[in-house]
Small-subunit ribosomal RNA, 5' domain from Calotriton arnoldi, 582 nucleotides, folded computationally. Rfam family: Eukaryotic small subunit ribosomal RNA. Rfam 15.1 lists 75,755 matches to the family in 2,556 species. The RNAcentral record of the full RNA draws on SILVA.
Context: one part of a larger RNA
RNA sequence: UAUGCUUGUCUCAAAGAUUAAGCCUUGCACGUGUAAGUACACACGGCCGGUACAGUGAAACUGCGAAUGGCUCAUUAAAUCAGUUAUGGUUCCUUUGAUCGCUCCAUCUGUUGGAUAGCUGUGGUAAUUCUAGAGCUAAUACAUGCCGACGAGCGCUGACCUCCCGGGAUGCGUGCAUUUAUCAGACCAAGACCAAUCCGGGCUCACCCAGCUGCUUUGGUGACUCUAGAUAACCUCGGGCCGAUCGCACAUCCCCGUGACGGCGACGAUACAUUCGGAUGUCUGCCCUAUCAACUUUCAAUGGUACUUUCUGUGCCUACCAUGGUGACCACGGGUAACGGGGAAUCAGGGUUUGAUUCCGGAGAGGGAGCCUGAGAAACGGCUACCACAUCCAAGGAAGGCAGCAGGCGCGCAAAUUACCCACUCCCGACUCGGGGAGGUAGUGACGAAAAAUAACAAUACAGGACUCUUUCGAGGCCCUGUAAUUGGAAUGAGUACACUUUAAAUCCUUUAACGAGGAUCCAUUGGAGGGCAAGUCUGGUGCCAGCAGCCGCGGUAAUUCCAGCUCCAAUAGCGUAUAUU
Numbered sequence: 001u002a003u004g005c006u007u008g009u010c011u012c013a014a015a016g017a018u019u020a021a022g023c024c025u026u027g028c029a030c031g032u033g034u035a036a037g038u039a040c041a042c043a044c045g046g047c048c049g050g051u052a053c054a055g056u057g058a059a060a061c062u063g064c065g066a067a068u069g070g071c072u073c074a075u076u077a078a079a080u081c082a083g084u085u086a087u088g089g090u091u092c093c094u095u096u097g098a099u100c101g102c103u104c105c106a107u108c109u110g111u112u113g114g115a116u117a118g119c120u121g122u123g124g125u126a127a128u129u130c131u132a133g134a135g136c137u138a139a140u141a142c143a144u145g146c147c148g149a150c151g152a153g154c155g156c157u158g159a160c161c162u163c164c165c166g167g168g169a170u171g172c173g174u175g176c177a178u179u180u181a182u183c184a185g186a187c188c189a190a191g192a193c194c195a196a197u198c199c200g201g202g203c204u205c206a207c208c209c210a211g212c213u214g215c216u217u218u219g220g221u222g223a224c225u226c227u228a229g230a231u232a233a234c235c236u237c238g239g240g241c242c243g244a245u246c247g248c249a250c251a252u253c254c255c256c257g258u259g260a261c262g263g264c265g266a267c268g269a270u271a272c273a274u275u276c277g278g279a280u281g282u283c284u285g286c287c288c289u290a291u292c293a294a295c296u297u298u299c300a301a302u303g304g305u306a307c308u309u310u311c312u313g314u315g316c317c318u319a320c321c322a323u324g325g326u327g328a329c330c331a332c333g334g335g336u337a338a339c340g341g342g343g344a345a346u347c348a349g350g351g352u353u354u355g356a357u358u359c360c361g362g363a364g365a366g367g368g369a370g371c372c373u374g375a376g377a378a379a380c381g382g383c384u385a386c387c388a389c390a391u392c393c394a395a396g397g398a399a400g401g402c403a404g405c406a407g408g409c410g411c412g413c414a415a416a417u418u419a420c421c422c423a424c425u426c427c428c429g430a431c432u433c434g435g436g437g438a439g440g441u442a443g444u445g446a447c448g449a450a451a452a453a454u455a456a457c458a459a460u461a462c463a464g465g466a467c468u469c470u471u472u473c474g475a476g477g478c479c480c481u482g483u484a485a486u487u488g489g490a491a492u493g494a495g496u497a498c499a500c501u502u503u504a505a506a507u508c509c510u511u512u513a514a515c516g517a518g519g520a521u522c523c524a525u526u527g528g529a530g531g532g533c534a535a536g537u538c539u540g541g542u543g544c545c546a547g548c549a550g551c552c553g554c555g556g557u558a559a560u561u562c563c564a565g566c567u568c569c570a571a572u573a574g575c576g577u578a579u580a581u582u
Base pairs, nucleotide, nucleotide: 001578002577003576004575005574009451011449012448015444016411022409023408024407026406027405028404031064032063037061038060043056044055062430071364072363073362081285082284083283085281086280087279090278091277096273097272099269112143113142119135120134122132123131124130153174154173155172156171160167161166175241176240179233180232181231182230183229200209201208202207219226243267245266246265247264248263250262252260253259254257287335288334289333294326295325296324301323302322303321304320305319306318339361340360341359343354344353345352346351366387367386369384370383371382389400391398392397417442419441420440421439425438426436427435428434457488458487459486460484461483462482463481464480465479467476468475469474493522495515496514497512499511525571526570527569528568529567530552531551536566538565539564540563541562547554548553
């Protein structure tokens, strides 16, 4: 694990893995709305109205999610995976923290442009979550695009003026992000030379000697071609950022206007950090097999240089070179009824077997392949082909993927309901509000595990044992043990059931009125009784037959072993059998 017989209570609880990663009818399993993107549906609805707009709100546009979860284990043997390290070789929706007058340009900024859905109406097709034509109308959709700060500072340029010390008009460039190139980022020690300058001495101020001072380097690492700085440019029209958005409160100041200035949020934004992660690497470790001993390299095998590609590193790819790389320390090949691990069973110690299965990691959605969208997929409850299946059709066409939850067929030794619910745990969403076959709750359920009824007591009768008395026979109750279809009242649940509780609603359990036990028929079974191995040399039947028997054996007319009755033994709500394993 399956199966046979049996089954009263109660608590947990596995469950179409093994065979067919075989095939599927039907239904459901992913959607989502706040005060805060878009409302002109009379679809409702309040008046308090100057009427842009009360409020609720279907539909639809927009945004986010749908890459999580759930299922399965087909592939896969240094692959996955585990532990260990690395990214100074990379990406990252979201969260959180910082940032959002650092930039002068062709002048409309108290707000720019054109569409489109919903809606109305006309339609097509046998048919689909198919859609065409016409007429409107929105934005945080799609586009376009100023003002403000604004004037400097800095780097070049250098007309002119100049007493040769200086001054300086004009013009160009100047933010962060992108791309390219260059510079600085110094520090061991000594000597010599040159130029200018300063000081002391010698001094003939030509020269010689000795000597001194001055200035200045962002941060970090074990390590950068890091970070920061400077210079020259670049900046893709399929244009990178620098807010034409929304809600709630309304206040203050005047020069009283088409004025000025303001708070708290929502949403959005480039780059930086952070978080959630992801992706690639490093080291070590895996079952059987030699009836696999050599393998790899044309078409990349091993290394070098450079490019392309990539989010990045890399023969990943291309070009040009070199000839390498692995192997009895078992390469390469083959097998596996092989996803890996945490774990499980058995065990003195050591081991052996197992792990489809709830946690972690991987892989896959009938088989291969390709791709769109997106922060994230080579996604399948997304798309496109091909192959294999297979559905509807008016025959022109159209639609499909349960190894999600139920359920059906098939396969088999082998496995549950087309149930209820988002109340719990959590997840997603614009969200306190919606959704969730994730998940929970019941149903099936002797996979398995825990607890634990089927009687207890007394009297009497009988049997027995100690004890006391007794010379024995025997007697006793202030002592027990057992047996009786003898008698007696007491106690209870199984079951039935008002009610509470339980629960989303129920059920069950726990509570609990009322019923509910004498052969307490409210009846315990499964295997055995020669040995191993606990328990019959009892009775009837059979007669080497029928049968039993794991093994030894039993059975041929007195069977301790068969078939039965009686009695007994073992475990007990369970026990037997088969198989795998220790």